[in-house]
Context: one part of a larger RNA
Order: sequence, then C1' cells, then structure tokens
RNA sequence: GGGCUAAGUGCGAUCCGGUCAAAAUGGUCUUUACCAACUCGUCUUGAAACACGAACCAAGGAGUCUAACGUAUACGCGAGUGUGAAGGUGGAAAAACCGUCACGCGAAAUGAAAGUGAGUGAUGCCAAAUUAGCAGCAUCGACCGACCGAACUCUCGGGUAAGGUUUGAGUAUGAGCGUGUCCGCUAGGACCCGAAAGAUGGUGAACUAUGCCUGUGUAGGGUGAAGUCAGGGGAAACUCUGAUGGAAGCUCGUAGCGAUACUGACGUGCAAACCGUUCGUCUAACAUGGGUAUAGGGGCGAAAGACUAAUCGAACCAUCUAGUAGCUGGUUCCCUCCGAAGUUUCCCUCAGGAUAGCUGGGACAAUUGCGCAGUUUUAUUAGGUAAAGCGAAUGAUUAGAGGCCUCGGGGGCUUCUUGCCCUCGACCUAUUCUCAAACUUUAAAUUGGUAAGAACCCAGGCCUGGCUUAGUUGAGGCUCUGGGGCUCAAUGCGUGUCCUUAGUGGGCCAUUUUUGGUAAGCAGAACUGGCGAUGAGGGAUGCUCCUAACGUUGGGUUAAGGCGCCAAACUGCGCGCUCAUCAGAUACUAUAAAGGGUGUUGGUCCAUUAAGACAGCAGGACGGUGGCCAUGGAAGUUGGAAUCCGCUAAGGAGUGUGUAACAACUCACCUGCCGAAUGGACUAGCCCCGAAAAUGGAUGGCGCUUAAGCGCGCGGCCGAUACCCAACCAUCGCUGCGAGAGUGAGGCAGCGAUGAGUAGGAGGGCGUGGGCGUCGUGUCGAAGCCUAUGGCGUGAGCCUGGGUAGAACGGCGUCUAGUGCAGAUCUUGGU
Repeated sequence: GGGCUAAGUGCGAUCCGGUCAAAAUGGUCUUUACCAACUCGUCUUGAAACACGAACCAAGGAGUCUAACGUAUACGCGAGUGUGAAGGUGGAAAAACCGUCACGCGAAAUGAAAGUGAGUGAUGCCAAAUUAGCAGCAUCGACCGACCGAACUCUCGGGUAAGGUUUGAGUAUGAGCGUGUCCGCUAGGACCCGAAAGAUGGUGAACUAUGCCUGUGUAGGGUGAAGUCAGGGGAAACUCUGAUGGAAGCUCGUAGCGAUACUGACGUGCAAACCGUUCGUCUAACAUGGGUAUAGGGGCGAAAGACUAAUCGAACCAUCUAGUAGCUGGUUCCCUCCGAAGUUUCCCUCAGGAUAGCUGGGACAAUUGCGCAGUUUUAUUAGGUAAAGCGAAUGAUUAGAGGCCUCGGGGGCUUCUUGCCCUCGACCUAUUCUCAAACUUUAAAUUGGUAAGAACCCAGGCCUGGCUUAGUUGAGGCUCUGGGGCUCAAUGCGUGUCCUUAGUGGGCCAUUUUUGGUAAGCAGAACUGGCGAUGAGGGAUGCUCCUAACGUUGGGUUAAGGCGCCAAACUGCGCGCUCAUCAGAUACUAUAAAGGGUGUUGGUCCAUUAAGACAGCAGGACGGUGGCCAUGGAAGUUGGAAUCCGCUAAGGAGUGUGUAACAACUCACCUGCCGAAUGGACUAGCCCCGAAAAUGGAUGGCGCUUAAGCGCGCGGCCGAUACCCAACCAUCGCUGCGAGAGUGAGGCAGCGAUGAGUAGGAGGGCGUGGGCGUCGUGUCGAAGCCUAUGGCGUGAGCCUGGGUAGAACGGCGUCUAGUGCAGAUCUUGGU
C1' cells in the first nucleotide's frame, strides 16, 4: 500500500411511492412558405404510360382434407414390431395384467421359371509412443443366385467342376416395426373464379314456319275480253259500225296487310324495333280467328341458314358437373437471414414439361494447414487465329528485261529443199507490282491440360507364367531390409462430404471479337460486365452510360460531374482562336456530306527581290512585213501550217478591245520615279456557303461575345446512401464467466466483422374464432364504437386517458382451425 470478513457511521447513482402546481426545450394538431416528389396492382427484356383492372365504403372472398410414398426429426419396443381375436385374472364397467393364434412389414437373396440359396479376408486413412480395436471412407479379394464354361464321371439322363474384364435392388454377427410432427411428390374438385365443347333424360308450335279442317273480312273509280242486239257491206265465208255486256293471279285507290326513302324523330325511348311523312300491294299464290299436325341432329322452309316463345350454322330445362383448360385474372399480418434463372439434353417440344445447372434448408467430419483457388511463378504439353509471306509450295495477279532449245501466227531472202534472217506470242530464266474465310514455310498475345512430394527419395535383397532379353537381362511385383527426412515455388483463404429442395427453363443492353443483311432502336453467336432483381450522386429528361451499391443517426472527406443566374461552389488565373441577317456550347446522345470561300489565323514547299523586285504613276512597245497558204476580204488578232532575222534597254510573225478590211487603244516585254519585302501552289484550325416542312420552341431555360463559346495549362471550391470517425440496432463469429435449497443456459460480459434485393427458401414474432388447464376483470360498469389523451415496440401491433354504451370479458400455458384483403370487368348491400 492492497484485498477479505464482521460491526457501526456518513454519502449515495438507480428504483418505488404521496401531495402541489407551472412551463418549454417535450408531445400532438391546424395553416402557410420553400425544397423533394409521376398511380397503385399486373403481364413484361422494358409501364407514369396513349397497355389492361381499379368511383367510394362495409361485410364475404382463394394451398384445404384424406390416402399412399420420400427425406428429416421426436418417442416406444427391438430380431422383432404393430394390429385383431379366443381363453384366464381383474373390476360396477373398464383399464392394467397372464397368455395363444392369425395377419401386415422386417429378419435372404436371385432367376422369366423349374429352382437353387450366402460365416469370421487384405491394404491405406481415421490413428497417436506400438502391426491394439469398433463404426466410417477408399481400393482389392472371398461367398450366394443368374449367365458363360475347359475338363471329369456313370446306369445317357444326370452329377461334379477349375475358371470368368459377365450380371444382381445380394452376404460378410442383423435394424427394423409402430406412432406423432415439419417439408416435398402423386391421386383425388385439390389454391380460387372462368370456357368454346361432350353426354343422358325431359319441356315447348300462346311467337314463328308449313300443311289440313272450320269460320270471318275486303269503299269508290278506270280500262272494257268472251257472249248478245241493231244497222251497213257481201253470192257466200265472213266483215265493218254503233250499242249491250262485265271477264282479268288487269289498273288507280280506301280499310286491311306490308315496310322503300328521309340513312327524319326517338335512341337511360311511348317502345329490348316505336312515331311522322313518303312508299308497295289491295278479288287474290289475298288477309285473318279458332281447331289440328309436324320437336332438337329433329321439325318447317316460294331457300334468307330463315323460323322453331325477345334464344338458332343445331332451342330451352335439369343432371353427369365443383366437366377440362400447358390459357387470362386474383391469391389476405410483420420483422430478420440467405438468394436465383431465362442455359444443357429429351419430348406430336416452341405460351408447356422432364433432366442437369444455378438456390435455400439440414446433418456429419474436421479446422491452421492435411486441404482449396476465376491469381502469379517455374517446368512441360496442346493449338494454326492475329501478324507475316508470295524473288517458299497451292491459287490469283501487274510490268518490263534476257533467251540455247521447243511450239504456233505473219513477213523477207533463198541454191527450191528446206535452210537462214526479222517479227508477234506461247514457253524458259533472273527480277518486279499486288492478294487469299474454305493458301502457307514461319508464327504470336490471350488460352486449355498436367506437375510443384512422405501414398516421397536413395541403396540393397527376394519372386516371376505372360511381355522383354544372348542371359533370372530388363520390366513388373513384394506385409522384405537399411538410410534420408516432412522446408518441398509464391500469394490468398475457413474447408470437405452427404441428404433434401423451391423458383427458373420468354430475356435484354454495353465495350471488344464476329456471321447474315444496303441498312436498322434488325436477326444470330463468343468473352466479360451490367439491367432484369437496384435504390443513391451525375449525364436537363432517361431500365442498361459515368461514379458508386444501401441498417438508424451525427460529424468530416472525396468520386463522377460541376462553380454568371435559375442552383451548392472562383463573373478565378495564364495563353491562343472565333463575329455567324441560321454563331457556338460536353462522351453514350438525340444527325449532316461531297465540294467550295482573296473571312481570319498558323504551317510546308517553290519562286522574285538593294544587280531595286511586287503594287502604283509615267514613257516606249520598232523594222524586214500587209511573212506564207486559204478566202469576196484577212494588214499581229475567222481559219491552216510554220513561228525566223535585224535594231535594241525592250518590243510575240502577237494577250485582248475594235474594223467590211485598215486604223486606233491595250497586254506581254523594257525603262524612269519610288524604296522593302513580294508572288504562287499545297496544307489545317475556327468561321461562312452547301442547308427546304408542315401547332410556337428549345446549348435544359434565361442569357452570354478580350464569353458564361472553342482549344490548352494551373490553382481554389462545391458535390453521394461511396470512404473515415462516433453512438445505437440486428446478424454472424470468437473469447471469458457461468446459479451454494430446487427449477431456471433459449443466460451474462467483452471483442471483431458484416448489413442492397424480384421469383423463391428458412427463422422468429403479431393478430382472430373455438376447446382444455390455470390466474383474473366486471352494473362502484364487461365487450364494442369514437377520439388533436399520453406512452411502448424496427414492425405486425399493444397499453393507457376521455366520451359513448349496457353484460359479459381477458392474461399465461397447451391443443385446434371455415384464422388476417385493395385489387380477381370478384359477390351482396349502401352512397
């Protein structure tokens, strides 16, 4: 100085509780302003969608039950186990108890069947100081059944049988049976709603179709058939004229029946077919009452698939029937953890399944190096793409050069038989130009395989049929002996094995490579990464681009991208470019080209220039010669060929204007004045032209011009759910502690890492109805309902105050289920 024990004293976080009363910084509500913010559900690669469902509210409303099977798990008994039944004992009746049999599954398999029918194995790992052991794992062998079978045997039909890279859902000192539960598969209505169809038995002809029977009904006109009469003509047949007459699927037209047009009215109507005007027909194949007949694959039909009771390319009713649907729609509480696939193979398969893959859950074994790896290194191996090559093969291909022979065409000479020469090609030789997905000598990068040790390395010994060798020589083998020795490339890492299992099996996009295609926001592939399933910051806007992946808060720092104002951050600094009567302004990406510009700014090359250029002003620009030809004419200047000489500082047999032709003017060229740069071609920056469309319009807007544009450079700052720090929550892992009457670990403490998520899986919870147990509340007010009362919980929800109400209700434990709604053109009711 510290610790412990006992007693006393003091302080005391926290917890419990009474009374009092006020507030804000706390809670809650309302209003306003700024910022952010598209409507849910659904199918989908993709939805805020100009895709579909949804006006609102209440109540109802969808994975259930049974059987069989599989995995897991709990319990009972165990070579058995379960059920049933006889008998006995027992008792009020049972149960329990004693005990026998039958049946199910199991204890033996195999074979089509007749039938036949399994015993202790070895090595390695586990596994340690040793040759100690079970289970398990791996490799090999043995045994049983089936099959094949050399060979042997006897009474000829059997028996035995070595051996076998053949085969079995087998054996090798059993593991099963029964019950419960979770999950999964199958059969059943099988998660719920939904067909078009199919079948059986009936009911209908009061509508309407048609036949038959029996009734009823149908103005007034017009036209004027046959027949008849009178007169005339005629020899007669007969005929003419005038009357009379009153026929007709004739005509105009009423009632009736119908229904053409207005595409009128109406169109939640007067009406599930009506009203108005118009129109068709109206003595007939007319209209209509009553009766009767024909019935559903049937009728009836002047035929339209019309009609058959508001139903007809097969009526209506009931039943099979909750028919089936690989199709559409819907499928109800919360939190936590994990988390896909649109690919392989097969299918009368392409809107679907099975299968493998990807996923979840569970178990076991280990856990610091045995092991593993989308990595590197070393060693070795595979390859024929990119590139390259073509004076290498194959194939294509340009150009000259040389040429003995050979072949073909043309020509010349010639002794007229073949020879010589020239020339054009083929061909040959050495070169040269250009190429190849189905060419290649060469040949990458990237990539695939294997190996980097103890089951190893070295030495020796022993054995051997085949293989091999001249050879017991090699090769191979051995529970043989001895020695070495666990460092065996680096780096990183929690790993391995088994059981079971949902969803998925429409994909889409980007860089790069790549096939078809003129191309495509087209179709088809490869590697990788994304979206799908995913938010956040940026790209004005946005599924896929850039940054970056997310628990709840506070602080700090950055990324992409930005910093005139909208709008956080420098109207920052330095240099250059650009003027647009259509400027420009940030990848993916929301267009512009060929071609032009004496707009401007750079660059390259070639010329001219103090022997004075270029530009400007001024002077000269002559002679042979009106050159030659052609022409009606042509004198430098319509045209053709040619294009010299002289004098000169210089002047073309002529660059244009001009003339009928000349003339005249001008240019090239020379000179004077002047005094320093000038001309041309090409190239590329910005700018301009090229550049036309329908509502008015978009660098995102305003606006911006020594920019707030374009191209560079340099600082500062802003800026995410990214990164850092702190706290809290959850999950996972590790470490320690762990009840002194009993039970109580699903506990306590500390440390570390992590936290996205559709389909889908798992775990833990909340809530509802009912049964049982237990503890409670209630007329001193249960439940229910209302509520700006307050609180707890991440949440589903729970507790509490107040009001209303008036008789039942709750906590905990356990069992059970017709147990949770926003959607289904859901059902019923209400508004």